[in-house]
Formats: sequence, structure tokens, C1' cells
RNA sequence: AAAUAGAGGCGCGGCUUUGCAAAAGUAGCGGGCGGGAGGUUUGCCAAAACCGGCGAAGCCCCGUGAAAGGGCGGGCCGCCGAAGGGCGCAUUUGGCAGAUGGGCCCUGGUUGUAACCGCGAACAGCGUUGCGACUGUCAUCUUUAUGAUGGAGUGCUAUUU
Repeated sequence: AAAUAGAGGCGCGGCUUUGCAAAAGUAGCGGGCGGGAGGUUUGCCAAAACCGGCGAAGCCCCGUGAAAGGGCGGGCCGCCGAAGGGCGCAUUUGGCAGAUGGGCCCUGGUUGUAACCGCGAACAGCGUUGCGACUGUCAUCUUUAUGAUGGAGUGCUAUUU
């Protein structure tokens, strides 16, 4: 130097017509009142098409009445830069968002808390930053201790060549 195999622990991520809660008596649909010109076409804008004074949309009332994303468990799978985030680029689009792919940069992991932003029904959850705690790893030091200080995963440990 290369290859292989490992460790950190509420460990990471993916799939799941797997259960539950919630979403929600919401959206939608039907009807009524009312109103008086807009409305619909899977996120937004534009275009196009369609509906609308033979009465559009908001509001209100009655009846009926979901689902997706997200969450908490279960199962299975892939793993230990597992993975997450930021910035460009390429594809997809009429454009934006979103999705996919790869490039560069940052972060060892878990967790608590505060702030902020976006998604979101949400005070859940996810993300970023700051401040803590715990923990793993290596180095140094010493008073050898449940020790102190510091670094980062392209790291650390073991084996083989």
C1' cells in the first nucleotide's frame, strides 16, 4: 500500500393493500338557501379546452362520507458514510417546484433543549444552527483514575499478501 472481516447502539436506511391512532365528520358527492361572475382540467403560474345570467365561485344548512403523505408498533431486506445536509450540473417540464442520476463540500453516533425555515391537520415528525449530556475510537499527558485534554469515519481494530 492492497484485500478480507469486524466494532460503536433506543445504530442507519429501504420495502410492506401488516395493525392502530390521527388526518375527519375534513375533502368529495347530492340537495337547499344565498349570491351575482367567475369556475374546472392530480402542486403553482402560463397556454389551450370545457362549464357558466337556462345563474359561476366564497359563506351557511341538511344528508352521505373517503383517501394520500406523515406518526407509533409488527414483519422482511440492505448495511456501519450505515446515512443526513448544502451547492452546481444533467434528464424530465411551456416555466417553477418536485423526482432521478452523478460531482464537490460538511457531519463519528445517540439524545435533550432553544431558535429558524420548509413540508405537514398537528404542539407529531423530518431539516439546519447553537448550547449541553451520554457514548465509541485514536493520540497525548499524568496524580493510573468511573482521569484530563485534543482530533475526526478517505477514521479505528483484527487477519492475510
Predicted 3D model of a 161-nucleotide RNA (Lysine riboswitch aptamer) from uncultured Acutalibacter sp. Of the family's consensus pairs, 98% are formed in the model. The coordinates come from a structure-prediction model, not an experiment, and the mean pLDDT is 79. Its Rfam family is "Lysine riboswitch aptamer". About the family: Riboswitches are metabolite binding domains within certain messenger RNAs that serve as precision sensors for their corresponding targets. Allosteric rearrangement of mRNA structure is mediated by ligand binding, and this results in modulation of gene expression. The source organism's lineage runs through Bacteria, Bacillati, Clostridia, Eubacteriales and Acutalibacter.